[in-house]
Context: one part of a larger RNA
RNA sequence: GGUAGGAAACUUGAAGGGAGCUGUCCCUAGUACGAGAGGAUUGGGAUGGACGGACCUCUGGUGUUCCAGUUGUCAUGCCAGUGGCAUAGCUGGGUAGCCACGUUCGGAAAGGAUAAGAGCUGAAAGCAUCUAAGCACGAAGCCAACCCUGACAAUAGGUUUCCCCAUCAGGCACCUUGAAGACCACAAGGUCGAUAGGCCGGAUGUGUAAGCACAGUAAUGUGUUAAGCUUACCGGUACUAACCAGCCGAACGG
Numbered sequence: 001g002g003u004a005g006g007a008a009a010c011u012u013g014a015a016g017g018g019a020g021c022u023g024u025c026c027c028u029a030g031u032a033c034g035a036g037a038g039g040a041u042u043g044g045g046a047u048g049g050a051c052g053g054a055c056c057u058c059u060g061g062u063g064u065u066c067c068a069g070u071u072g073u074c075a076u077g078c079c080a081g082u083g084g085c086a087u088a089g090c091u092g093g094g095u096a097g098c099c100a101c102g103u104u105c106g107g108a109a110a111g112g113a114u115a116a117g118a119g120c121u122g123a124a125a126g127c128a129u130c131u132a133a134g135c136a137c138g139a140a141g142c143c144a145a146c147c148c149u150g151a152c153a154a155u156a157g158g159u160u161u162c163c164c165c166a167u168c169a170g171g172c173a174c175c176u177u178g179a180a181g182a183c184c185a186c187a188a189g190g191u192c193g194a195u196a197g198g199c200c201g202g203a204u205g206u207g208u209a210a211g212c213a214c215a216g217u218a219a220u221g222u223g224u225u226a227a228g229c230u231u232a233c234c235g236g237u238a239c240u241a242a243c244c245a246g247c248c249g250a251a252c253g254g
Base pairs, nucleotide, nucleotide: 001152005163006162007161008160009159010158011157015149016148017147018146021049022048023047024046025045026044027043033038051106052105053104054103055102059100060099061098062097066093067092068091069090070089071086072085073084074083075082076081111143112142117137119135120134164253170248171247172246174190175189176188177187178186195241196240197239198237199236200235201234202233205229206228211224212223213222214221215220
């Protein structure tokens, strides 16, 4: 820009894509079969491998600064306590998020037309013949079925609701943002407000802070103290910022 008025929501499905794998064990049954050795068809059930989707409850990884320990050195006048640098200095853990080594789900069943093949009836050809007329079977394959996309499917679809005159319905832009994202888009919110930050409470993580007191010559230990601190998580709270202003948008529809 189009979809012959402008919108919002919900949809139909032309078409396209994905998936499609397979082992072992148990029962049927040590049955049928077989002299024996051996050993089924069929039907039912259990459990795996590889592959794929989703997710983060569990397990595990990461988690560039959440907590603790610690070395060297410098600074804070000194002590103590802290901070900087040394790969994040090194080490032990670790929330959210993201992930797999984790969890969960999937391939199916039932259908249609068939291939090779196997049949019924049956002539040409008094027989025979699955075929010539006719009928009915038959595959992990084909078409549907399952999952996803999908009306720019230009034959541009459908349904419901709203709006009719200087702005309505609605949208844009701007701003606060996001489990959304390269940008754009999408989604949440904009004071009639919990959208983000802050703050409060909680959870989680770390593992008993500092100061003081006591014990010890001291290193250190003990008590106060399951302490102190705590990012992304959960709940709440208008303290801060979403302010003020702006723009587009139908003449009941050739």